A computed fold for an 84-nucleotide RNA from a Candidatus Colwellbacteria bacterium, annotated as transfer RNA. It matches the Rfam family "tRNA". Rfam links the family to the GO term triplet codon-amino acid adaptor activity. The sequence was found in a public genome assembly.
[in-house]
RNA sequence: GCCCGGGUGCUGGAAUAGGUAGACAGUCAGGACUUAAAAUCCUGUGAGGGCAACCUCGUGUGGGUUCGAUCCCCACCCCGGGCA
Numbered sequence: 001g002c003c004c005g006g007g008u009g010c011u012g013g014a015a016u017a018g019g020u021a022g023a024c025a026g027u028c029a030g031g032a033c034u035u036a037a038a039a040u041c042c043u044g045u046g047a048g049g050g051c052a053a054c055c056u057c058g059u060g061u062g063g064g065u066u067c068g069a070u071c072c073c074c075a076c077c078c079c080g081g082g083c084a
Base pairs, nucleotide, nucleotide: 001083002082003081004080005079006078007077010026011025012024019067028044029043030042031041032040046057047056048055049054060076061075062074063073064072
């Protein structure tokens, strides 16, 4: 230098013929159970605002296409692999 794969909450990791982002698990918090604890079960667990109902923002970065982009196109950054 060229080719391929990847970058999504605190962590792992889903969601693609473009249509409610974060399923599922971990972690942590609260509750149930227990004499107490462990295990198990239930609820919640991105950020900001709001008493709440809710609202806004958020998929590596910057653009583009589109009514609408994690997904398609372009450039760049970072990680892994291959070739030279």